[in-house]
RNA sequence: AACGAACGCUGGCGGCGUGCUUAACACAUGCAAGUCGAACGCGAAAGAAUUCUUCGGAAUUCGAGUAGAGUGGCGCACGGGUGAGUAACGCGUAAAUAAUCUACCCUGAUGUCAGGAAUAACCAGCCGAAAGGCUGACUAAUACCUGGUAUAUGAUUAUCUGUCGGGAUAAUCAGGAAAGGAGGCCUCUUCUUGAAAGCUUCCGCAUUGGGAUGAGUUUGCGUACCAUUAGCUGGUUGGUGGGGUAAAGGCCUACCAAGGCAACGAUGGUUAGCGGGUCUGAGAGGAUGAUCCGUCACACUGGCACUGAAACACGGGCCAGACUCCUACGGGAGGCAGCAGUGAGGAAUAUUGCGCAAUGGGGGCAACCCUGACGCAGCGACGCCGCGUGAGCGAGGAAGGCCUUCGGGUCGUAAAGCUCUGUCAGAUGGGAAGAAGUGUUAUACGGUUAAUACCCGUAUAAUUUGACGGUACCAUCAAAGGAAGCACCGGCUAACUCCGUGCCAGCAGCCGCGGUAAUACGGAGGGUGCGAGCGUUGUUCGGAAUCACUGGGCGUAAAGGGCGCGCAGGCGGUCUGUUAAGUCAGAUGUGAAAGCCCACGGCUUAACCGUGGAAGUGCAUUUGAAACUGGCAGGCUUGAGUACCAGAGGGGAAAGUGGAAUUCCCGGUGUAGAGGUGAAAUUCGUAGAUAUCGGGAGGAAUACCGGUGGCGAAGGCGACUUUCUGGCUGGAUACUGACGCUGAGGCGCGAAAGCGUGGGGAGCAAACAGGAUUAGAUACCCUGGUAGUCCACGCCGUAAACGAUGUGCACUAGAUGUUGGAGGUAUUGAUCCCUUCGGUGUCGCAGCUAACGCAUUAAGUGCACCGCCUGGGGAGUACGGUCGCAAGAUUAAAACUCAAAGGAAUUGACGGGGGCCCGCACAAGUGGUGGAGCAUGUGGUUUAAUUCGAAGAUACGCGAAGAACCUUACCUAGCCUUGACAUAUAUUAGAACACUUUAGAGAUAGAGUGGUGCCUUCGGGAGCUUUUAUACAGGUGCUGCACGGCUGUCGUCAGCUCGUGUCGUGAGAUGUUGGGUUAAGUCCCGCAACGAGCGCAACCCUCGUCACUAGUUACUAACGGUUCGGCCGAGGACUCUAGUGAGACUGCCUUCGCAAGGAGGAGGAAGGUGAGGACGACGUCAAGUCAUCAUGGCCCUUACGGCUAGGGCAACACACGUGCUACAAUGGCCAGGACAAUGAGAGGCGAUACCGCGAGGUGGAGCAAAUCUAUAAACCUGGUCUCAGUUCGGAUUGUAGUCUGCAACUCGACUACAUGAAGCUGGAAUCACUAGUAAUCGUAGAUCAGCUAUGCUACGGUGAAUACGUUCCCGGGUCUUGUACUCACCGCCCGUCACACCAUGGGAGUUGAUUUCACCCGAAGCGGGGAAGCUAAACUGGCUACCCUCCACGGUGGAAUCAGCGACUGGGGUG
Repeated sequence: AACGAACGCUGGCGGCGUGCUUAACACAUGCAAGUCGAACGCGAAAGAAUUCUUCGGAAUUCGAGUAGAGUGGCGCACGGGUGAGUAACGCGUAAAUAAUCUACCCUGAUGUCAGGAAUAACCAGCCGAAAGGCUGACUAAUACCUGGUAUAUGAUUAUCUGUCGGGAUAAUCAGGAAAGGAGGCCUCUUCUUGAAAGCUUCCGCAUUGGGAUGAGUUUGCGUACCAUUAGCUGGUUGGUGGGGUAAAGGCCUACCAAGGCAACGAUGGUUAGCGGGUCUGAGAGGAUGAUCCGUCACACUGGCACUGAAACACGGGCCAGACUCCUACGGGAGGCAGCAGUGAGGAAUAUUGCGCAAUGGGGGCAACCCUGACGCAGCGACGCCGCGUGAGCGAGGAAGGCCUUCGGGUCGUAAAGCUCUGUCAGAUGGGAAGAAGUGUUAUACGGUUAAUACCCGUAUAAUUUGACGGUACCAUCAAAGGAAGCACCGGCUAACUCCGUGCCAGCAGCCGCGGUAAUACGGAGGGUGCGAGCGUUGUUCGGAAUCACUGGGCGUAAAGGGCGCGCAGGCGGUCUGUUAAGUCAGAUGUGAAAGCCCACGGCUUAACCGUGGAAGUGCAUUUGAAACUGGCAGGCUUGAGUACCAGAGGGGAAAGUGGAAUUCCCGGUGUAGAGGUGAAAUUCGUAGAUAUCGGGAGGAAUACCGGUGGCGAAGGCGACUUUCUGGCUGGAUACUGACGCUGAGGCGCGAAAGCGUGGGGAGCAAACAGGAUUAGAUACCCUGGUAGUCCACGCCGUAAACGAUGUGCACUAGAUGUUGGAGGUAUUGAUCCCUUCGGUGUCGCAGCUAACGCAUUAAGUGCACCGCCUGGGGAGUACGGUCGCAAGAUUAAAACUCAAAGGAAUUGACGGGGGCCCGCACAAGUGGUGGAGCAUGUGGUUUAAUUCGAAGAUACGCGAAGAACCUUACCUAGCCUUGACAUAUAUUAGAACACUUUAGAGAUAGAGUGGUGCCUUCGGGAGCUUUUAUACAGGUGCUGCACGGCUGUCGUCAGCUCGUGUCGUGAGAUGUUGGGUUAAGUCCCGCAACGAGCGCAACCCUCGUCACUAGUUACUAACGGUUCGGCCGAGGACUCUAGUGAGACUGCCUUCGCAAGGAGGAGGAAGGUGAGGACGACGUCAAGUCAUCAUGGCCCUUACGGCUAGGGCAACACACGUGCUACAAUGGCCAGGACAAUGAGAGGCGAUACCGCGAGGUGGAGCAAAUCUAUAAACCUGGUCUCAGUUCGGAUUGUAGUCUGCAACUCGACUACAUGAAGCUGGAAUCACUAGUAAUCGUAGAUCAGCUAUGCUACGGUGAAUACGUUCCCGGGUCUUGUACUCACCGCCCGUCACACCAUGGGAGUUGAUUUCACCCGAAGCGGGGAAGCUAAACUGGCUACCCUCCACGGUGGAAUCAGCGACUGGGGUG
């Protein structure tokens, strides 16, 4: 885009078309083929009238020669339906018929003579339920028969002629036609007007010539799929004779011959009516074959003939079968695939209508009759086309809906309102065309004739015919009045928001949406598209160059046969001549009509229709041309080949020969191991191994040479010699004369393994055995070891048989190796160089390629031929065939399933890949954890609650720098509801506020007292408290996967990017890689890159040295004083304080290096970043946090909010993390003695002093601090303990206290006395640390009433050991490589097993269908025979019973093919 469509929602009108695609299923009822009295004989009735009457009726006339049946003629073979069958001369196209027929029609010619015998109807009788039939008697014809004549036809003869398989003419012989009817007339003859004969006209009949139409038959070409259908055929192929037909012919028959068809697809199977056309497409094509036209086939199924011009006959016949109906059970009837209609089937397809008015058909002289053909109407939006559902103005942008950032926006000029119009529908009135004829009447003319009759023809006039239908159309009337929906809105694809839902419900053509903010589901508002329709489904074509003729491919995506030889086939060098098959051009015929296209015209337009044209690319015939292809003939030498000379070679086959090595056997020497491995063991060996020497046997393989070197078609070929043999290369001549290339089938060769028979068997070695390894180890490793490997003969026929690249020929830049020749220059020569031919490699231009890459050995450019491919899986499988001894090979599907599979390249990530480098990463060390007790956090469990969060590293002494109440979020109980808190409005009362008291666990409730302020224009106002009401408050409720902010981690790792340019089809690359160097993408050099940004470094802070400035509360060298304390005077030197500066830069020297830089040294307080801190690139982990805070959405609102009391967060079988204290002598205890720094302090730190064993108490000096407040400890000195569960260790428990606090029961810390647990250095495993570090020692602070702090954050004191080094573990950086990963190795992914479902193969069998062979039976019927039976005419007659051949259905047996089912079973697919 289209449709004979269907379904869903909706539906105003008209025109034109169209309507069982399924069950060729079954059919009730009506109609669809009759007509002719001008072929013929018969011939009613109802009723009416008249007459007669015995009143019962009878007769006559009309009805009426009507109805009716019958004989006869023509028609019924057309028209109409359907598509079952048919793969065929069925159809299409072009031919042939010299091999034929043709009723009716037209035209020409000639006839139509003389006779005869029957029969139906009717009548009578009989049989039967019916259908129907029998007998007897009568009768007519255009029915039937005989005779005669004519033509056709046949035979013979002759002539002429042709398209040469024939035709025409003449003669002789044979042969053998006819039918009359109707109208009119009386000229001639006969009889009485008038008739008959006759004449005439018309219609018929017979014969024949021609035409037209129609039909039969034959031929070339075209006409679906399957080769998993490869051989088929007995009347088969041909001939002769005969038969048969309208007609050729095995069409039929007898005999003879053995042919015919087939890879250019026979035979078989499946499917199907064919064409014009239709749909689609740019075309070529593809699909299709409704309506209309042509043609074929069929008519319940099968068979058969009759009649006829034509049938083997849709509404004819006979027989058989199935089915239905009637029946008196004896027997009969029927065929809608005609029009309507019914049932059934189905997603689905109409009225039991009107009319012959038109067109057409049949009969008839005609009138006319018949006609479900046809013309019309009805039903269906089924399709195409046209029209309408109103038009203009109209902003307060109404109301309302929806959205909202709350401002507004939008539906929207839309509505309302005002002004108009009148299509359609409605009402009323008018009102066509389609009609031409035919007949009749009248007139005129012409023809015929003897005729002015009749008849025929023509013309004029009048009259006669409409189903549709009072329809189209026209006019008038009224009224905006009666007339809009459907789908869609994530992308493709035009059109966006809200609400609901929450991986549910659902959507979906593909991709895909939905798991709480869905433009994708459902609804709404809005929008988009089309519009009386719109969507969906189905189907076809297109897009699809996705079967590629136009117009594709095969190195790696699917795809080159394993290799050669070669029949058929395809293709083929050069010149001349000829031919004209192909080819090209012209002409002729045909290519039906309709349709498509163009022009014009008719319906108001269009659809639709009419007229004309064009086109129909085709086929046939014919006339030309002769370049090319082909044919024929004759040449040529360049393709191909032959001869000659020379050459290289693991080319092949056979026979023979050699040496090295392994093993075995014999002998000698010799002694304890050997062998093997990562390490071992199995194994061998004291019965003498291994090792070594000598001798022997046997088999297999041929070191070095050896090489991208050689040969071969491929597989493949490697010691040497001989024989036989194939191919190749070079050179120079001669010869043949296209002899060539490719190659479906076919034939041959064809590694390894395997198979058969017979040999052989040293080594090696599937299977197998043992030993190891391992979780296991049916493996890798080891020790053994059989087939096999070897030979001969025969099979197999496959490989990643690979260059994943078919063969041949030609052309298209080069460079450089190597191998085999030939020629040349130079050289004494080896040899070098140049040219050239053949092979084999590497690199590379153009070109090609998706890229990778290929590139004269093409994957470039062309030609010829062959093979092969068409998404992945199923599957190279099943079935079938062929081959094979087998293994198996070859050929080769489908169901089903998926939306991918695949190639090349890119960025990353990863690797038990590689290179380089770094890090307390390992190593080297030191100290811990893991064991104990306790503290603390977590899990788990428990509980009314044990609030919540954090979860590998990167949760777990974390949020929490401090849970007895509070905190507090949890639980129980009691209370409040505009609320504990904020803002606003209105309102009530009162200053605010302070205090006392009662009940209660308290919140709360009640009572009472004091107080009465500020401003004022005196009305009131501001603030505060309070009552009521409304907006609202409130939420530690949910979502960290909606977010902001903040934070952790990779990681203080050295990286992460951009602009421009360049390269690439592109993703991307380059820069950023490389060579060095660095802590560093730090710097240098190089470079299609040049620059830049965020990171690194530096700038900032602290510490280390010095200088300057300043000098109190800090300091004290000199001077003086002193209570001996920098205490005082004083000083500003020192320390220190805290400001400003200096200093370090590889700057200097040596050396290495191109440089960057490195190593060493000097100087220096400090040396190569001096030490530490702050500082954290692009990003990753949907990392953490809605419970710090902020915040979208959702949720609660007398509660998920608020208040209060008590409890809980502190529970305790257990598990884990982080710590503290220890286990002791480098120690514990006692006594004495010494030295810090940071920081804190007013509801505070708190001195001296006194009391208490002590915690502490009393008391209060000093201090808002360099001024006051605090014993520093380890350490040192002395003493004691002496290796023990202790004078170690301190848990636990008891008693008594202290302090804080409203309150220490749950649940604080501390003190004293008493008690004195585990624990004697900690398994596997694991952590931290590189110097003022680890270890160890104490001190301070935050939070804080107090404290569960052993935590955290700071401070100082004492103060080590070790680093060879980068193999390994972990993490990281960079380059490179592989990749089937990209959620990125915690990836991806394979197979079995278990379960469910699906399709499928095998399967004992079983059921059905189709085809076929043999035999049996044999209806009807044709053909043959045929009576002694029948028979009117004709009689050498006709008919029949009966017999025979053929034969449908049927029966029996066999075969083949296809299909269904099938216990069980095999694999496959999906989850």
Molecule: small-subunit ribosomal RNA
Organism: uncultured Campylobacterota bacterium